[in-house]
RNA sequence: ACAUAGUUAGGCUAUGGCAUUAGCCUUGGGAAAUACCAAAACCGCUUCUCUGAAUGCUGAUAAUGCCUACCAAUAC
Repeated sequence: ACAUAGUUAGGCUAUGGCAUUAGCCUUGGGAAAUACCAAAACCGCUUCUCUGAAUGCUGAUAAUGCCUACCAAUAC
């Protein structure tokens, strides 16, 4: 210096919060750094005359539970 494995931690998973679990990304700059900057993971679906200034649809979850917001129905 490179490769592999392990540990710890951070970020992300089509709209909010908390808890648990699952998956994915963890590289560079910086004397060093858990600061800061950039990158990565990530950014839903149908139809059409299809890369569009077109058309239609579901959902606050990746999964589960609870809370909040919104919508529909019923009762008071």

Predicted 3D model of a 76-nucleotide RNA (Fluoride riboswitch aptamer (crcB RNA motif)) from a Nitrososphaeraceae archaeon. Its mean pLDDT, the model's own confidence on a scale to 100, is 75. Its Rfam family is "Fluoride riboswitch aptamer (crcB RNA motif)". Its family is annotated with positive regulation of gene expression and response to fluoride in the Gene Ontology. A reference for the family is Baker et al. (2012), "Widespread genetic switches and toxicity resistance proteins for fluoride", Science.